Model confidence (mean pLDDT): 87 of 100. This is a predicted structure of a 678-nucleotide part of an RNA (large-subunit ribosomal RNA, domain II) from a bioreactor metagenome.
Context: one part of a larger RNA
Parts: sequence; C1' cells; structure tokens
RNA sequence: GUCCGCGAGUCACGGUGGGCGGCGAGGUUAACCCCUCCGGGGGGCAGCCGCAGCGAAAGCGAGUCCGAAAUGGGCGCCCGAGUCGUCCGCCGUGGACCCGAAGCCCAGUGAGCUACCCUUGGCCAGGUUGAAGCCUCGGUAACACGAGGUGGAGGACCGAACCGGUGACCGUUGAAAAGGUCUCGGAUGAGCUGAGGGUGGGAGUGAAAGGCUUAACAAACUGGGUGAUAGCUGGUUCUCCUCGAAAUGCCUUUAGGGGCAGCCUUCGCGAUUGCACGCGACGGGGGUAGAGCACUGAAUGGUCUAGGGCCCCUACCGGGGUACCGAAGCCUCUCAAACUCCGAAUACCGUCGCCGUCACGCGGGGAGUGAGACUGUGGGGGCUAAGCUUCAUAGUCGAAAGGGAAACAGCCCAGCCCGCCGGCCAAGGCCCCGAAAUCCGGUUGAGUCACUAAGGAUGUGGAGUCUCGCAGACAGCUAGGAUGUUGGCUUAGAGGCAGCCAUCAUUUAAACAGUGCGUAAUAGCUGACUAGUCGAGAGAUUCCGCGCCGAAAAUGAUCGGGAGUAAACCGGAUGCCGAAGCCGCGGACCCCCGCAAGGGGGUGGUAGAGGAGCGUUCCGCACGGGUCGAAGCGCAAGGGGAACCGAGCGUGGACUGUGCGGAAGUGACUAUGCGGAC
Repeated sequence: GUCCGCGAGUCACGGUGGGCGGCGAGGUUAACCCCUCCGGGGGGCAGCCGCAGCGAAAGCGAGUCCGAAAUGGGCGCCCGAGUCGUCCGCCGUGGACCCGAAGCCCAGUGAGCUACCCUUGGCCAGGUUGAAGCCUCGGUAACACGAGGUGGAGGACCGAACCGGUGACCGUUGAAAAGGUCUCGGAUGAGCUGAGGGUGGGAGUGAAAGGCUUAACAAACUGGGUGAUAGCUGGUUCUCCUCGAAAUGCCUUUAGGGGCAGCCUUCGCGAUUGCACGCGACGGGGGUAGAGCACUGAAUGGUCUAGGGCCCCUACCGGGGUACCGAAGCCUCUCAAACUCCGAAUACCGUCGCCGUCACGCGGGGAGUGAGACUGUGGGGGCUAAGCUUCAUAGUCGAAAGGGAAACAGCCCAGCCCGCCGGCCAAGGCCCCGAAAUCCGGUUGAGUCACUAAGGAUGUGGAGUCUCGCAGACAGCUAGGAUGUUGGCUUAGAGGCAGCCAUCAUUUAAACAGUGCGUAAUAGCUGACUAGUCGAGAGAUUCCGCGCCGAAAAUGAUCGGGAGUAAACCGGAUGCCGAAGCCGCGGACCCCCGCAAGGGGGUGGUAGAGGAGCGUUCCGCACGGGUCGAAGCGCAAGGGGAACCGAGCGUGGACUGUGCGGAAGUGACUAUGCGGAC
C1' cells in the first nucleotide's frame, strides 16, 4: 500500500416543545403490603402538579402590598385546564459524537548508567632534566656569596600501558541507537581504577553545561486521579422527496470563540384588513452629480489706493519724488470632502389604484452562519500601484451544471426532474481543424488585423477654410538684379552682409541702403524682386477614418493552430449554426384551485430545517421452507423511483424465511484510524 474485519450523537435523571393515549377541576401514586398459574393483579389515607393571589414577614384573601389614608400606584381576580403515561425534537447535569495533547497532583520504583562523597584495595615500561639540603674547596672579621661534588625535588620534560577524544576521512535501513582508521591531549597527579557503601524527583549530584540521576531530564520512571482539559485539527457509516442560508449589526480579556438580532426551515393562529416586487397617478422632504463664487477660504493679471521701503528738501513742524513691496475696493481668469446665491437624474417616504398561487403579520420547535471572493459602478486609504485594502450599491461564484471567452470559481449567455436519432432561439459564431454564408458600399497594404504611450513623419482615404493662377500661377530653365553710394556713425578697415542709427531718392519690367555663404577690407556666389520660356493647376492650414516608426528578456515560437489581402476593419442586407434555455411528445414527484372531472404552477443546490422509505441483529404473535439440500459464498435471468429485491445454476452441508408489531452494540473509503492477512 491493497483486501477483510472493527470503528463515532448513547444511556440515566431533570427540564422544555410537540405527536398519540388515559382521566379531567382534578390528575397521579413512591416506598411498602397482599395475592399469583409467575406473565401479572389488587391495595397504598404520604408526597407531587393543578384549582388564588399579594406581602420581606406576621398575615389577609378576589384581593393584597405601600400607607394615617386614598377616588392613588404595584402585582393579581373576571375569561378557568390540567395531570399521568409513552414516543420524537432540543436543552441541562454527567466522559455525553469519537480519537488526539503538552501538562497538574498523589503513591511508589530506581545511583548495576552517570554526578559527588565515604571505607578498603590495585595500577603508572623506559628515558630526560637535576630544586632544596649535605660535603669539600674558594671566600668573609664572622656571615653572605662563588665553584665542584653529592643529592633526587617537581599539579617538571619525552613517551608505552592506562585515561582521554584534537583534526580529517569513512560510517548514516552502520559491523556499532555514537563506532573504525590515521592524527592528537594527559600519563607522580586536582591521576586512573576494582570491590563495598551513601545521597532521588522541585529532590539529589554538579571544577556550572541546565550537565547528569539506566540509550529522549528547564523537573526521571511506573501505577493511580483519568475517559484531565483541548473556544483547536481530523473523522462521523443506507436511499429518495420538499424548502434552503450566512460570511452582516451591536456587545464581548473579543477578534479563526461566543450572546442577541438579521437571513433558512417547520408547525399553529389571524384578517375584502394588512402585505412583498413591479407599474401608474398624486403629494412630500433633501443638498449629492453638475454648476457657481453671493458666504468661508484658496488663487491669475490689471486698475486704484491706505500703509511701508528707498531718494531728496527741512532746525522743528512739515513736504516732494519713485520704473520698489502692497491691505481693502473695482475689473478679470480660476479652485474647494469639512465653501454654497443655485441645483438635478435616481433613490427614499406617504396616499390611491392595478398586478400577484398570502408571497403578509403574530406565536411555538429546530438550525446553520457571524474567515467571504471577484466583476461593474460611487467613494476613502495607497502612487487616480497591486489578484492591495476599506465602505456603499448591483451581479455572479460561494451552494450552479450547460453554451461562449483556445485552456480559465467570480466575465458574457443561460438556471440541469427523467426519456426522445424532433423543432426554435441566446451569448458567440458560419475558409479548414470544427456545426453554420451569401450579397452590397467603403477603408487598410501595415500580415495592420493578432500587446502599449508620450512623441515623430510629404503613408493613405474623406470633409472644410485661406492664398495664388490662362491678364499665365507653382516648379524648372534663360536673362536682369542697377544708380546717388563705399548711406551716416564707428573703426586700423567696416564697400548690402562685426556693431549702432537711419532706411531715403533716382533709373526702371524689376532690383532690398540688402536673405544667406564668402573677404583683412574689397572682390566673388546666392536670395528677395522682374521679364522671357513653358501651359494648368499650385501652396498653406484645420478636422475626421485606417495605417507607419517609437517596440529590448531570459527552454520554441505562434492570431487556439492551419491558413487568410479578405477568411482584416467600418457600415448595411438577408439567411444559417449554436445550450441541459424555450417549444413538441411520453413519464415521475411536489404544491395551489376544484365535490369531482379537470386546470394551473413548480422539481440545480453546500451549511441546515422538514418528510417518506430501504437494509442489518435480536424479541413477540401468526404462517411457511429445509439432507428430494437451510444459511453463507460465486455467477446471474429479471424486477423496482432509490436504498434494494431476486428466479435459476454452482458451491456448501444445517439451519432459515414471510407478514404484523417491538427493541437496538443498526449501514464505512477516508480519522498520517485499530487488528489481521498478503
């Protein structure tokens, strides 16, 4: 792991609601006693509940209490239903649906491991160093001191046994629940070790690590209290039918738990009264969107001006100037959640009417939920970030299958009772994969379509405006582009062309006191401007449609793919395909109306509420089957709306079924469930 078996809302007592039954202003016995054919029958004057309450009580009583009292107030009376049994739902007390802690306490068992201590024993190859003391000599006044010798000290040195465990490698279902190899530390010491003995669980022992106390010690182990407790995790076993949530509010040592309310279910009662959605009419309040600037503030430019700065006159008083700042006022451009002179649409409230299977209200029983998610819209927080967060509102998912979106809980379409080789449509589609298409007008040439911005561009289509043009425009080509004059100033120079000022006049078809290049300055080239040539459009600008560039990412790319120039995009027309939607035909169940016939509506569903059944074991009564083969097991015709039932064949070898009732150790895939087998 698989298979088989076992495995979880029980029981007692009390309460509460309901079903059924008995008796009923009453109901009922408990212990106990008597009888018994033992199944049961009879008695049981107690007690309990109900029939009366009020008061703290004495007490009084349809009243009573407060009070001196009340025509006052509180609680009661009138309207009367209870009680006993039994079954079911739920609650309480118990282990209370089952399994699961880490823990707490009590009594014991442990120092054969290990820590420390006591008693008594044992052990430490070999080598090295050479302290004190002593002796001799030197030395001193005497000491001191020096040298040599002797001597043999030391938590001394090197290094086996022994004790340890430094580093590396190996070992990691090991040879081993701590080892092996090499290496390394101590090795006369605070040394190592044998035997006997001592100290223990909030206690010991500890050269101290929270170490050790028999292979897991921040409180050992064994048993007990014990089924500790677990607002936590997991699990909780047959079927069908009806309805069907919540993830919100308030409070909570509360936040992943609860209480009450909300939302679900079920039962009862109740009303031409009340009521939900929707629609219509009428009547309401509002201060949002928008807008506005009248208030409060913010804020642009101007004007005007109080005040101030600066300058000047003045001995003081006072005055003048100003291209500085500038309140208030006025004009002007704007802004605001906490501004409003204004002010919608919606929404909300009321009245009436319509509509509607009472969908409403009240009361009783039972819940679950109180982690929500995304999308659209209106806001706050954030960065006008987040598959972000927090409100509001609607939808979907949650608890919803089907079709579409390539795939894809929350998007689009649409709400699955069952059957049908019938039909119609929705979203979305109709070249092939892959069901279904044709036509008309326009656009794109980028494979745009099929990821994106600021910004950029004689891409291309459309709609305008302005200017020029057969009295010849635009572009090209030919020619002219002059004179006073080198304008004046400046300057070394300044001659159209460094810079400053002016920018006239003349000749002309036209020609600038000069557009750019250029020179030291001139020169030179060119432009404006004009004529000729040519011969029909040219230029500028605004808006709209589609396209182009902008465009770099990590395993192999791509619109789902192929492919497509329409099979792309915009607009139009007519068809078709397309779902578990709708219709048709047949069937099942639920609900409503109805005497019925019949008619109408409904049947996705998690938590959860309600209803009806199937099966298992045992018991009672009745009736059956079985060695001519029971149960069980294997296969299985067939039947049933499901749980299931089951002829027959084989196996098996002695029990077993059906009906009506009763009682439960009553249903298994899942608890890292438990036991067994493999």

The RNAcentral record of the full RNA draws on SILVA.